[in-house]
Context: one part of a larger RNA
C1' cells in the first nucleotide's frame, strides 16, 4: 500500500421488513443434465450456462452416423502443355442420387480464302504442376466483439510539500447530494476521466402548414356512414419554438451548500423513460460468425449425394405455458386501442363449407386499401360446488394448408375419448405506479411451424413503521502468524 475479520462507525440498493403475484406439487412445451444410440454434431456451466449463439433442425440448414462416389478437387490465382466439332443446349441407358456410359445438334472474335474451307486467339475442357481445402486442436499465443462488478462513485495525472524509502497528501475532516454533487475548512494548488448536461421518446402551450386526417359552425344527400359542396375551429400529423432554472415567497442552516413547506403552473426540485457502462477484475466467453499465430489432415480431419440423427427417454434439474374453477364456466347481443406489416406481397364485399379452410378478386408500393382487439359491459343460463357444463392431457376416426416430399417428424380443423390435477412440503423469485397483476394485438425469423423473444396498447392495485437483522456494495477507521 493493498486484500481478509462470525472488529468498530456513516450511508445506500425491492437488500430486509410491510404488501401483491409467482416459482417448488399437476399435465404439457422448451433447454440442460444423464442414459441409450451407427450417430443422437458441437460451444455456454455458482450469481454472470440451461425458452442461451439457435430472429424458429421435415429435405435444404448440418458441423454427426450409415452407404454410394471425386482426388489440382464444389469455388479462387497462375504456368506449361494438348486436342478438335470445344463451350453450351437436347436425348438415352443405368443409379436412391451424386455420378458413370452413349448419342444428337452446335456457337463466338480475327486474318486468309479457289467461298467449299483453313489458320490464330478468347471463353471452356482435358493432363500435369505450384498450390487449394478442413464447423480439425489451441478463447491459456490473439484481434475484434460480449458478460460481470455496476449506472456503483470511483479511477487517476502536473507541480508543489512530505518521509531514509515503498508511499502519504491532493481524493481526509464538518455539512450536503442520486453522484469525489456541491460548499466550507485545510501544504496544497491545479487538471482528466467517470457523475451531471448535451441526444432520442413521453407529458403542456404556440406558431406555420391542411392531405390521404379532422368536421364546430354552413348547406346538400342517404336506409346508413364526412358521403358531397365547402371549412381551417378542433383532433392530429411534423418541423420550429416557447416551457422548469430552487427562478419567486417563508422556515431552518454557518449570512454557505443545502433541505422541509407553499405559491404560481400541464409538470417541481433528475418531471417520466431510453440511449450512453469510467480505471480494472474475473488467463469469465467467443479460433462454429469473422479475421489471424502456431500445430494437425492432404485418395482424407478435404469434396459431392441418398437416406437416417440433431426430435431417443427409467429418470433429474431451469425457464415457461394451461390450469385446478362461481371475482367462474357456457351462449346471445353490443363497445372502445396502439404500435407495426404488405408486391414471389396484404386481401375486402359476394359465393361454398359445421369448421381449418375454398372460389373468386374491389382496393392497395398505402395518414387512402387490407390486417374483428380482447378482457369489459348487458341479457340469460333446471350450471349450484360435483373431478362438475371445472380441467383439457392422450387416444381413435375424418380432414384443411405449406412444400417435390409431412413415415420417422409440420401447423391447424371437425367429431368421438375426457388423464393428472381441489391451490402445492422445505425452500426460492419478483415488482415501490400507469409500476405489480390481468387482457388481447403486432412483428422478426419462416415455403410453413411461436406456449420463445421483440415490441404494442386496454383494465389497473396492496405496501413501505423502519434500518435490528440476511445479501451486496460505498466510504472512514482499527488489528493480522497474509501478499
Nucleotide at each position: 500500500u493493498g486484500a481478509c475479520g462470525g472488529g468498530g462507525g456513516c450511508c445506500c440498493g425491492c437488500a430486509c421488513a410491510a404488501g401483491c403475484g409467482g416459482u417448488g406439487g399437476a399435465g404439457c412445451a422448451u433447454g440442460u443434465g444423464g442414459u441409450u444410440u451407427a450417430a443422437u454434431u458441437u460451444g455456454a456451466u455458482g450469481c454472470a450456462a440451461u425458452g442461451u449463439g439457435a430472429a424458429g433442425a421435415a429435405c435444404c440448414u448440418u458441423a454427426c452416423c450409415u452407404g454410394g462416389a471425386c482426388u489440382u478437387g464444389a469455388a479462387a490465382u497462375g504456368u506449361a502443355c494438348g486436342g478438335a466439332u470445344u463451350a453450351g443446349u437436347c436425348c438415352u441407358g443405368u443409379g436412391a442420387a451424386a455420378g458413370c456410359a452413349g448419342g444428337a445438334u452446335g456457337a463466338c472474335a480475327c486474318c486468309c480464302u479457289u467461298c467449299g474451307g483453313g489458320g490464330u486467339g478468347g471463353a471452356a475442357c482435358g493432363u500435369a504442376c505450384a498450390u487449394a481445402g478442413a464447423u480439425g486442436c489451441u478463447g491459456u499465443a490473439u484481434g475484434g466483439c460480449u458478460g460481470u462488478c455496476g449506472u456503483c462513485a470511483g479511477c487517476u495525472c502536473g507541480u508543489g510539500u512530505u518521509g531514509u524509502g515503498a508511499g502519504a497528501u491532493g481524493u481526509u475532516g464538518g455539512g450536503u447530494u442520486a453522484a469525489g454533487u456541491u460548499u466550507u475548512g485545510u501544504a496544497a494548488u491545479g487538471a482528466g476521466u467517470g457523475u451531471a448536461a448535451c441526444c432520442c421518446c413521453u407529458g403542456u402551450c404556440g406558431u406555420u402548414a391542411g392531405u390521404u386526417g379532422c368536421c364546430a359552425g354552413u348547406a346538400u344527400g342517404u336506409a346508413a356512414u364526412g358521403g358531397u359542396g365547402g371549412g381551417a375551429a378542433u383532433u392530429u400529423u411534423a418541423a420550429c419554438g416557447a416551457g422548469a432554472c430552487u427562478g419567486c415567497c417563508g422556515a431552518g442552516g454557518a449570512u454557505a451548500a443545502c433541505u422541509c413547506g407553499g405559491a404560481g403552473g400541464a409538470a417541481g426540485g433528475u418531471g417520466g423513460g431510453g440511449a450512453u457502462g469510467a480505471c480494472g477484475u474475473c488467463a469469465a466467453g467467443u479460433c462454429a460468425g469473422c479475421a489471424c499465430g502456431g500445430c494437425u489432415c492432404u485418395u482424407a480431419c478435404g469434396u459431392c449425394c441418398a437416406g437416417g440423427g440433431c426430435u431417443a427417454c427409467a429418470c433429474a434439474u431451469g425457464u415457461g405455458c394451461u390450469a385446478c374453477a362461481a371475482u367462474g364456466g357456457c351462449c346471445g347481443g353490443u363497445a372502445c386501442a396502439a404500435a407495426g406489416g404488405g408486391a414471389u406481397g396484404c386481401a375486402a364485399u359476394a359465393c361454398c363449407g359445421u369448421g381449418a379452410g375454398g372460389u373468386g378478386g374491389a382496393g392497395u408500393a398505402a395518414a387512402u386499401c387490407c390486417c374483428u382487439a380482447a378482457a369489459a359491459g348487458c341479457c340469460g343460463u333446471c350450471c349450484u360446488u360435483a373431478g362438475u357444463u371445472c380441467g383439457g392431457a392422450u387416444u381413435g376416426g375424418a380432414g384443411u394448408c405449406u412444400g417435390u416430399a409431412a413415415u420417422u417428424u409440420g401447423a391447424c380443423u371437425c367429431c368421438a375419448u375426457g388423464a393428472a390435477g381441489u391451490u402445492g412440503g422445505a425452500a426460492u423469485c419478483g415488482c415501490u405506479a400507469g409500476u405489480a397483476a390481468u387482457c388481447g394485438c403486432u412483428g422478426a425469423u419462416u415455403a410453413g411451424u411461436a406456449g420463445g423473444u421483440a415490441g404494442c396498447g386496454g383494465u389497473g392495485a396492496a405496501u413501505a413503521c423502519g434500518u435490528u437483522c440476511c445479501c451486496g456494495g460505498g466510504u472512514c477507521u482499527u488489528g493480522u502468524a497474509c501478499a